[in-house]
RNA sequence: CGGGUCGGCCAGACGGUCGCGUCGCGUGCUGCGAGGCACGCGCCGAGGAACGUCCGGGCUCCACAGAGCAGGGCGGUGGGUAACACCCACCCGGAGUGAUCCGCGAGAAAGUGCAACAGAGAGCAGACCGCCACGUCGCGCGAGCGGCGGGGUAAGGGUGAAACGGUGGUGUAAGAGACCACCAGGGGCCCGAGUGAUCGGGCUCGCUGGGUAAACCUCGCCCGGAGCAAGGUCAGACAGGUGCCGAUGAGGUUGCUCGCCGAGGCACCGGGUAGACCGCUAGAGGGCUGCGGUGACGCAUCCCCGAGAGAGAUGGCCGUCCGGUCGGCUCGGGCCGGCUGACAGAACCCGGCGUAUCGGCCGGCCCGUUCG
Numbered sequence: 001c002g003g004g005u006c007g008g009c010c011a012g013a014c015g016g017u018c019g020c021g022u023c024g025c026g027u028g029c030u031g032c033g034a035g036g037c038a039c040g041c042g043c044c045g046a047g048g049a050a051c052g053u054c055c056g057g058g059c060u061c062c063a064c065a066g067a068g069c070a071g072g073g074c075g076g077u078g079g080g081u082a083a084c085a086c087c088c089a090c091c092c093g094g095a096g097u098g099a100u101c102c103g104c105g106a107g108a109a110a111g112u113g114c115a116a117c118a119g120a121g122a123g124c125a126g127a128c129c130g131c132c133a134c135g136u137c138g139c140g141c142g143a144g145c146g147g148c149g150g151g152g153u154a155a156g157g158g159u160g161a162a163a164c165g166g167u168g169g170u171g172u173a174a175g176a177g178a179c180c181a182c183c184a185g186g187g188g189c190c191c192g193a194g195u196g197a198u199c200g201g202g203c204u205c206g207c208u209g210g211g212u213a214a215a216c217c218u219c220g221c222c223c224g225g226a227g228c229a230a231g232g233u234c235a236g237a238c239a240g241g242u243g244c245c246g247a248u249g250a251g252g253u254u255g256c257u258c259g260c261c262g263a264g265g266c267a268c269c270g271g272g273u274a275g276a277c278c279g280c281u282a283g284a285g286g287g288c289u290g291c292g293g294u295g296a297c298g299c300a301u302c303c304c305c306g307a308g309a310g311a312g313a314u315g316g317c318c319g320u321c322c323g324g325u326c327g328g329c330u331c332g333g334g335c336c337g338g339c340u341g342a343c344a345g346a347a348c349c350c351g352g353c354g355u356a357u358c359g360g361c362c363g364g365c366c367c368g369u370u371c372g
Base pairs, nucleotide, nucleotide: 001368002367003366004365005364006363007362008361009360010359012321013320014319015318016317017316018315020045021044023042024041025040026039027038028037029036030035047343051354052353054352055351056350057349058348059227060226061225062224066258067257068256069255071223072222073221074220075219076090077089078088079087080086091105092103093102094101095100106218107217111216112215113212114211128157129156130153131152132151134149135148136147137146138145139144165183166182167181168180169179170178184208185207186205187204188203189202190201191200192199193198231278232277233276234275240269241268242267243266244265245264251261252260253259285304286303287302289300290299291298292297322341323340324339325338326337327336328335329334
C1' cells in the first nucleotide's frame, strides 16, 4: 500500500422565524371558594434502536403462592447475573492459508414411528446380472459347451444420498471377520492431565449395531396466575324491577384434583356516570479513577442525571457551514452548480435478543506485495 476480519463510537452543527407539550412567573376574565380559561415571558422536551413485544426480572393484586397431575421452556462444560432463551471463558465438530466465523451441541447400542425416485433387495437386508458345485436332458470322438431344476455365494457388475467396515492374504467348489496382518470406528478395564466438558496413552474383545428426537419418547434442570386499563384514594350521579343459584358452599384462587379464602353471585329489563389524584419515574441508572478477575463482571471513592400525559407534544421554512454523491471547469491544491443527510419515534420501569438504518470516524488482529 492492497485485501480481509472483529470491536467501539457519532447519528449533521449554528443562527433566524413560525408553531406544539409539561412546568414556573405575570396579566386579564370567570368562580363564594378550591380552581378553570385565554394571552405574554422563561426553562426544559425521544432513541441506538424509543421498534417487534420474542425471552428474563422488578413492581402490584390474587393466601407475603401451598401440594399433586397436566402443560410449557431449556439442554457440551465451568463461570457472570436480580434473572434469562443473554453474556464470558473453555471443550467438541465443521469452514477458512489465517485473523475469525458457524452449530437452535443431552440420549438413535430402551422402545415406537418416518423416508420421494431408482433398484432384485432400504433395516434381525437382498440372488437382477454374474460366479460355483450337484442332478438331469441335448450336442460333441473328447476336453467340454448349451438348456432346465433345486441349492450355495454379498468377492465382481448394476441402482441409489445411503447396499451392513477398508486393503492385502489364508482358505474354499465358488465365497464369506470364517481365519490372519495392517488401518478406521466402537465396547470394556486401567494409567496420566484438567474443577469439568474433554484430551493423551496402555491392555483387551472380530464387537462393525445408517439417518431423523425443531417425530413420539427417555434423562436432567427450571417455571403459580393475571397484568399500570396492575392496584389504590377522593369527588359526583342514579331507581329500581323480574327470574335462577347459594353455608348440603354461590363465587374467587390455575386447565384439573386438593388445599385456602369465602357471602352474595349470575342473566334480562330500566336508570346514572365516564372526573381528579397517587402509582410515575433517582434507577439491578450513567461516567472518571483505583483494586480484584484471562474475561463477562464485581467492589470502593468522587461526580452527573431538567419528557413523563389526556388516544398521547418534540415539527415546518430560510440562511451559513459540515458530510455524501453527480455534473462542469482546473496541471494540481481547489472552485461552481444540482441532488441529498437514513431507520424510526417514549407511555410503569429495567436487562437481553431480533429486526431496520444515508453515511462517517477510531482501534485491535490476519493475509499478500514492496522497501528497510
Molecule: Bacterial RNase P class A
Organism: Microbacteriaceae bacterium